[in-house]
């Protein structure tokens, strides 16, 4: 450098294959319980779906480009 795959909340992941309010678990915060903590229970907050453009009535999903990561092949030596 070429090709392929991946990027969603602090972390791990889902989204019926384009359909409307993007969910779940852990972690975090508040309360209950407890002598205190842990565990448990109840509630809450947290997302420009890597950035930007395009297609569409509608995009996490399709498409172009850039950024980052992984794999593979080649080049140099």
């Nucleotide at each position: 450098g070429g090709c392929u795959c991946c990027g969603u909340a602090g972390c791990a992941u889902a989204a019926u294959u384009g359909g409307a309010u993007a969910g779940u678990g852990c972690a975090c915060c508040u309360g209950a319980c407890u002598a205190c903590g842990g565990a448990u229970c109840a509630g809450g907050a947290g997302g420009u779906u890597g950035g930007g453009g395009g297609u569409u009535c509608g995009a996490a999903u399709c498409u172009c480009u850039c950024c980052g990561g992984a794999g593979u092949c080649a080049c140099c030596a």
Model confidence (mean pLDDT): 81 of 100. Transfer RNA from a Bacteroidales bacterium, 77 nucleotides, folded computationally. The source organism's lineage runs through Bacteria, Pseudomonadati, Bacteroidota, Bacteroidia and Bacteroidales. Rfam family: tRNA. Rfam describes the family as follows. Transfer RNA (tRNA) molecules are approximately 80 nucleotides in length. The sequence was found in a public genome assembly.